[in-house]
RNA sequence: GGGUGCAUAGCUCAGUUGGUAGAGCAGCUGACUCUUAAUCAGUAGGUCCAAGGUUCGAAUCCUUGUGCACCCA
Repeated sequence: GGGUGCAUAGCUCAGUUGGUAGAGCAGCUGACUCUUAAUCAGUAGGUCCAAGGUUCGAAUCCUUGUGCACCCA
């Protein structure tokens, strides 16, 4: 220098044909309990990497950039 893949909640990851974003764990509150643990219930938490484009509508499609991983030179 070229190519491929990945980027979504604090962490690990889903997300169907483009139709308005979820799970587990962690956190917080409460119940229960011999306990700071376990169990149960509830609750909060998101500019979907960034900037543009297409569209009635974009996490999803297109372009460029950034970061990470791998391959080639």